A computed fold for a 325-nucleotide part of an RNA from a groundwater metagenome, annotated as large-subunit ribosomal RNA, domain IV. The full RNA is in RNAcentral, with records from SILVA.
Context: one part of a larger RNA
RNA sequence: UCCGUUUGAGGGAACUCGGCAAACCAGUCCCGUGCCUUCGGUAGAAGGGAUCCCUGCUCUUGUGGGUGUAUGCCUGCGAGAGCAGGGCGCAGUGACUAGGAUGGUCCGACUGUUUAACAAAAACAUAACUAUCUGCUAGCCCGUAAGGGUGUGUACAGAUGGUGACGUCUGCCCAGUGCCAGUACUUCAAACUCUGUUCCAACGGAGCUAAGAGCUGGUAAACGGCGGGAGUAACUAUAACUCUCUUAAGGUAGCGAAAUGCCUUGUCGUUUGAAUGACGACCCGCAUGAAUGACGUAACGAGAUCGUCGCUGUCCCCAGACGGA
Numbered sequence: 001u002c003c004g005u006u007u008g009a010g011g012g013a014a015c016u017c018g019g020c021a022a023a024c025c026a027g028u029c030c031c032g033u034g035c036c037u038u039c040g041g042u043a044g045a046a047g048g049g050a051u052c053c054c055u056g057c058u059c060u061u062g063u064g065g066g067u068g069u070a071u072g073c074c075u076g077c078g079a080g081a082g083c084a085g086g087g088c089g090c091a092g093u094g095a096c097u098a099g100g101a102u103g104g105u106c107c108g109a110c111u112g113u114u115u116a117a118c119a120a121a122a123a124c125a126u127a128a129c130u131a132u133c134u135g136c137u138a139g140c141c142c143g144u145a146a147g148g149g150u151g152u153g154u155a156c157a158g159a160u161g162g163u164g165a166c167g168u169c170u171g172c173c174c175a176g177u178g179c180c181a182g183u184a185c186u187u188c189a190a191a192c193u194c195u196g197u198u199c200c201a202a203c204g205g206a207g208c209u210a211a212g213a214g215c216u217g218g219u220a221a222a223c224g225g226c227g228g229g230a231g232u233a234a235c236u237a238u239a240a241c242u243c244u245c246u247u248a249a250g251g252u253a254g255c256g257a258a259a260u261g262c263c264u265u266g267u268c269g270u271u272u273g274a275a276u277g278a279c280g281a282c283c284c285g286c287a288u289g290a291a292u293g294a295c296g297u298a299a300c301g302a303g304a305u306c307g308u309c310g311c312u313g314u315c316c317c318c319a320g321a322c323g324g325a
Stems, first nucleotide, its partner, number of pairs: 001325008010316002014314001019311001027051005036041001038165001052087016088092001100309007107301002112124002128163007139150004166296004171226003176223002178219005185214003192207005227245005254288001255285001266282006
């Protein structure tokens, strides 16, 4: 010097991307317990007090004995609760064991699952909601087939896709792509019918014609999409209003510098001595937005982020001890 363990004056996160690591807390009993809430929770909330030994007494109770009839009393051995006096130590869950607490925001409702061996999550799943297919010799899946699975099930069933508890909701667009339905008519292969070139063959022409396509409709919790330019109010500014181009329709409710905002450390407020942070607002949103779900949300989380209290060798600033190299 390094590794492991341990102690530390004063300060107490000044360390650092970040309290990483460590420390604090800790069992049991009693008291007490806010906001919020889906009334179940939150909750061990938080925050206080007690805890060992000896002696005496009181009460509850199990099981014996005595008395002998008393909702009893006396007594033996236990179990438990309590009161009082005393004792010792710095310290009584004396070692071991054994939650630090709390507030704001984001995401995901929750318990669960996952990258065996760099990722445990906001990813997956989930109950629930929803769309489509399917009447059973079904639909979907495996197999060339025979056959098999779902299922010895039968629409309150099975399969496939999407969203993802709950609450409030889920706007407009069917022009494109897809899917579904219809179809007088048009198009349309081979075969077939008729037919052409001297016979045959080959090659042609005409007719008929399935699905499909054209055509007509439907469908967005199907894939998806959801504008621009001018002018206008008696300060200014702004524009409820008007005009115009244009689309299938021009983004509704809600939310919004957001896990989404380029400009950007936006602006204002709160928090700090100081804040590219956090939270609350604002809104011309580069490029939010409604089951590719939108916005809320108690509870939950080895999730992300920001505060506060406590605590500490993380640090100021290092020092000592023990064991090892």